Small-subunit ribosomal RNA from an uncultured bacterium, 1392 nucleotides, folded computationally.
[in-house]
RNA sequence: AGAGUUUGAUCCUGGCUCAGGAUGAACGCUAGCGGCAGGCUUAACACAUGCAAGUCGAGGGGCAGCGCGAGGGUAGCAAUACCUUUGGCGGCGACCGGCGCAAGGGUGCGUAACGCGUGAGCAAUCUGCCCGUAUCAGGGGGAUAAGCGAUGGAAACGUCGUCUAAUACCGCAUAACAACUUUGGGGGCAUCUCCGGAGUUUAAAAGAUUCGUCGGAUACGGAUGAGCUCGCGAGACAUUAGUUAGUUGGCGGGGUAACGGCCCACCAAGACCGCGAUGUCUAGGGGAACUGAGAGGUUGGUCCCACACAUUGGAACUGAGACACGGUCCAAACUCCUACGGGAGGCAGCAGUGAGGAAUAUUGGUCAAUGGACGGAAGUCUGAACCAGCCAUGCCGCGUGAAGGAUAGAGGUCCUAUGGAUUGUAAACUUCUUUUGUACGGGAGCAAUAAGGUGUAUGCAUACACCGAUGAGAGUACCGUACGAAUAAGCAUCGGCUAACUCCGUGCCAGCAGCCGCGGUAAUACGGAGGAUGCGAGCGUUAUCCGGAUUUAUUGGGUUUAAAGGGUGCGUAGGCGGAAUGCCAAGUCAGCGGUGAAACGCACGUGCUUAACACGUGACCUGCCGUUGAAACUGGUGAUCUAGAAUACGGAUGCUGUGGGAGGAAUGUGUGGUGUAGUGGUGAAAUGCAUAGACAUCACACAGAACACCGAUUGCGAAGGCAUCUCACAAAUCCGUUAUUGACGCUGAGGCACGAAAGUGUGGGGAUCAAACAGGAUUAGAUACCCUGGUAGUCCGCACCGUAAACUAUGAAUACUUGCUUUUGGCGAUAUACGGUCAGAGGCAAAGCGAAAGCGAUAAGUAUUCCACCUGGGGAGUACGCCGGCAACGGUGAAACUCAAAGGAAUUGACGGGGGCCCGCACAAGCGGAGGAACAUGUGGUUUAAUUCGAUGCUACGCGAGGAACCUUACCCGGGCUUGAAAGUUACCGACGGACCAGGAAACUGGUCUUCUCUUCGGAGCGGGAAACUAGGUGCUGCAUGGUUGUCGUCAGCUCGUGCCGUGAGGUGUCGGCUUAAGUGCCAUAACGAGCGCAACCCUUUUCCGUAGUUACCAUCAUUAGGUUGGGGACUCUGCGGACACUGCCAUCGUAAGAUGCGAGGAAGGAUGGGAUGACGUCAAAUCAGCACGGCCCUUACGUCCGGGGCGACACACGUGUUACAAUGGACAGGACAGAAAGGAUCGAAGCGGCGACGCUGAGGGAAUCUCGAAACCUGUUCCCAGUUCGGAUCGGAGUCUGCAACCCGACUCCGUGAAGCUGGAUUCGCUAGUAAUCGCGCAUCAGCCAUGGCGCGGUGAAUACGUUCCCGGGCCUUGCACUCACCGCCCGUCA
Repeated sequence: AGAGUUUGAUCCUGGCUCAGGAUGAACGCUAGCGGCAGGCUUAACACAUGCAAGUCGAGGGGCAGCGCGAGGGUAGCAAUACCUUUGGCGGCGACCGGCGCAAGGGUGCGUAACGCGUGAGCAAUCUGCCCGUAUCAGGGGGAUAAGCGAUGGAAACGUCGUCUAAUACCGCAUAACAACUUUGGGGGCAUCUCCGGAGUUUAAAAGAUUCGUCGGAUACGGAUGAGCUCGCGAGACAUUAGUUAGUUGGCGGGGUAACGGCCCACCAAGACCGCGAUGUCUAGGGGAACUGAGAGGUUGGUCCCACACAUUGGAACUGAGACACGGUCCAAACUCCUACGGGAGGCAGCAGUGAGGAAUAUUGGUCAAUGGACGGAAGUCUGAACCAGCCAUGCCGCGUGAAGGAUAGAGGUCCUAUGGAUUGUAAACUUCUUUUGUACGGGAGCAAUAAGGUGUAUGCAUACACCGAUGAGAGUACCGUACGAAUAAGCAUCGGCUAACUCCGUGCCAGCAGCCGCGGUAAUACGGAGGAUGCGAGCGUUAUCCGGAUUUAUUGGGUUUAAAGGGUGCGUAGGCGGAAUGCCAAGUCAGCGGUGAAACGCACGUGCUUAACACGUGACCUGCCGUUGAAACUGGUGAUCUAGAAUACGGAUGCUGUGGGAGGAAUGUGUGGUGUAGUGGUGAAAUGCAUAGACAUCACACAGAACACCGAUUGCGAAGGCAUCUCACAAAUCCGUUAUUGACGCUGAGGCACGAAAGUGUGGGGAUCAAACAGGAUUAGAUACCCUGGUAGUCCGCACCGUAAACUAUGAAUACUUGCUUUUGGCGAUAUACGGUCAGAGGCAAAGCGAAAGCGAUAAGUAUUCCACCUGGGGAGUACGCCGGCAACGGUGAAACUCAAAGGAAUUGACGGGGGCCCGCACAAGCGGAGGAACAUGUGGUUUAAUUCGAUGCUACGCGAGGAACCUUACCCGGGCUUGAAAGUUACCGACGGACCAGGAAACUGGUCUUCUCUUCGGAGCGGGAAACUAGGUGCUGCAUGGUUGUCGUCAGCUCGUGCCGUGAGGUGUCGGCUUAAGUGCCAUAACGAGCGCAACCCUUUUCCGUAGUUACCAUCAUUAGGUUGGGGACUCUGCGGACACUGCCAUCGUAAGAUGCGAGGAAGGAUGGGAUGACGUCAAAUCAGCACGGCCCUUACGUCCGGGGCGACACACGUGUUACAAUGGACAGGACAGAAAGGAUCGAAGCGGCGACGCUGAGGGAAUCUCGAAACCUGUUCCCAGUUCGGAUCGGAGUCUGCAACCCGACUCCGUGAAGCUGGAUUCGCUAGUAAUCGCGCAUCAGCCAUGGCGCGGUGAAUACGUUCCCGGGCCUUGCACUCACCGCCCGUCA
């Protein structure tokens, strides 16, 4: 000293939370010792029991009890014992008397008060014991308690009679420096006071005695203590604003120690209060304590001071002192005793009990010390005090061991696991020490002195020195010896804040949490473990206070938009206030004096072994009071000034106000005319109006309201607000020039006034418009938006209301601070140029300010003064109370509870039924389809023993699958195996294998026969086989992953470095203009460059050239049925290598980039066509079943083998296709032309057989050589619009082929059968040229094939695009935003 938390990120505002310290604490876990402290915060609740205040015989009468002495008696030889008498003595219960009991000790109920603190005052006072000074103590008297006797009562307690004493009580004498009256003089501060004189009044215990002394009375003085008065200080609430009759004062009395309405009689009408009276609530105050840098905030337990109280309330008595904690009386409540008639009691003293509570101790010891009461003293009493006991409640100290000890690092735990890390020098082990502990022994200080004695000094009574009993604590502290590491470690935490990390378990469960937040199968946040961190005889939690919090801001905050400027003015109190000057000294400053208790805290020392603790010294106590000075500033006062302010005079201005008068346009209505079928209204309509004549149009008339153009960034007003013209009245502002006054000023709590619209009362008025209301539409509904009507109201007078986004969201006033520009009214000027000046109204910027946006002489800048207001969001401007109002309602204005945010400005994206620009078979223009039928195939659903699994909008659905009869196969049923179906390592045995038999559905099981190879002789190959280590899993998680893939999208975007701008997120670059298919390029430019994408490079197609010609080719020559052969290297073609195309040229436009051209040239022209190539990223997109892989799960099964079944089911729904519905066609016959592929378990020519599928034989071909028949098309014939010579499903029969095997469940052929279907609803798909459409061919997979699918190949070969308004998708710029999981967002209300 800060940190966490609002956001996708940022800056700010702002709250919440944490880290620190503290406590009379409590709770949880744990616990070795000592020292010093502390210990009912709650029920001032109730209390059993014991103790806490007595003492004096040197005041008195006495003698109940104890002891001694003396006398007498009895017993006994006596000692002695017993009885009795005797206050003679020691002493002493009770009694009279004195002193004390008012201290000490406890508690904090009450009290907001002169109760407390502090400082003054008493000329208005008292004071026992103590000290000092002075004086006195003469002489008498009468009682009474105890005792004795009687008597009442249960008791407590009395009553009567009688006797007696005193330092108990009462007269008398004496007498003043005391009191009162009076008088003279002095002094002060008003009442007064001092000195002197005179008069009046008042007292005593000659007591006791040990003869030392103690005690008594009066007066004055001191000390101590107490009483009273005043200034100042110290709680909350104004949702408490008025209070007060002894109230305020006076005169005179009473009372008191004393002043005083303290009390009383009379008189006056005062007194307090916004500087907070009165009321209500709360609370004991201070020194101090905690915290804080301080200022402050909080607290008032222990200790000290003063106060209050003693069951509750009241009262006095005694006394120096009380209205009295352990006294009295009365009342009340409660408890106890009782013979029922009456009595007793007061722990907030020390212990202790119950109760309450989270919670707080022993019914201990001693008067040894300190202190107190009494006493001459000894001494007695003392729950004050000193000690001990209990409690980790706190602070402080000590210990639980120290040193050495590791490539042999155990065991445990963990990990990336042949190994490493950690526990950890830790342990073991060696050496050492002995605080603590145990045992034994020694053993304090606290003690000073009393009585008494001795000595010294002097004033003869004291002081000092020495001697001299006495220890509760305690045989404690401390010291010594012995023993032996021996007797001694826990608690919390480990996601961030905040030091410390892994595994297992759990699976939004259990739980954690101070805030943010963790937990939904890989949790460093839950629980456990290991390890680590922090503190340590403690550690955590809870509660409370301060701090951090500048988050109430005096130090030290704010108010345009975050919470916050009053709607505006006038103005009271108050606050603040211009220039020069004299005086005063209240504030201010300085010196000095008094006080500010001690303790505490601080500094320095000292003493306990140290520390805590204790003691000493010092500073401090920031304050208050007094006194002496200073005079700058503030203040007061005197006289003065003119720069602030005001007034006069002269001009000017305006939608300024109030009251009259006038005007035209429009609207509506009325009357009359013309005129005829509609009008009106809307997105479209309808309600409405209209043949009883509307709408339209003309004329006249009436009514009410509002004032077009001018008009503006204008003007005026305090604000609200104010607009036709004119008159009157009133006010204001500005300018000019002198003159006048002389600070008269500014602000302004309360107060008063004004105050839009709506609303209210009352009386008018009522044209228009128009809440409510009605109807018509819209709609799922439509209590709305739209339409037709329509009442309050809108207008006027009077009176209320008193609020608005009453906004410039910006209070008023004054001064200062760099420029440009527009405009209004004056002045200057001859002036419509113009610059200057004053007062306004606007715009843009400098400095500065601000979180930023922005403000910027009209400040949100720099300063001063005054007022108002704010202190997290919600609850709430709500409730209650009060005030106002006719009401509506307004003003003032909370709390409980709840959240961790709410908010401001700006940033990036995404989004918008916002805008601009642009693109795409996106629409449009076209061609052909799908959606209807049948079939094929995939999917959903259903079914099933199983119908294995996955894919699900675009981006799943002829998809994984480029081949499900068995196999595949993962599914189901059944039968088997368990180191296993496959692979590796290590023993051992043996060839493997083949043939045959039996069982069985097969797998498999059992049996018979036969049987090794190589060798360097070690062994190897192959098989069997036991044990073991590895296995195996298409089981789960694609939301743990790799890899791969889809989509946006072949869309033009996505970024970086440096620089610059911004507090920052971020921006710039990448924006703008033009251009492009393109962030393609050019220009411009605080940017300059670069990267990934685009393009290009690659393959292919199209042209040419070169080269090479076999299996390809064949023009020329030869030869043929035939490029068949010779030959050729020209052509085609193939392979390789090159060329070409670049807006290069021309024209036009353009700065350029580039665009355009039915230009040229060229095979090709503006990217020639096609392919491959897919930026940063998005969708937790798809895939654990292609593969790989983490984790979890199964292990005689979720593994594996076999037989059979299923994946092919079928009411239905969807997708993708095939074939059709026919004449641009079907059928038959004849004729022609490709390309690209593939081929040895293969392609198969050709021949023969079969109607055919196909079969038999089989040349050639591992291929430019052999094989692989193109079809649409053309020519001809036929059919004649029909469910057909269209269509071919379905079904029957007969076959062929593949294959162990075609039943479930193959394809093909032939014959027969001949279903639906006549061009397809809403809707929807593809395609822009060799494309669509149409026609066939090939290949992969494959024994065969459910292929109409997929991937390729060629043949024939169109139509259309005006254009970008709209639909969909996308790109760039801009704007709004409360979205950022980003509009499939956010969010409001109701219900559950």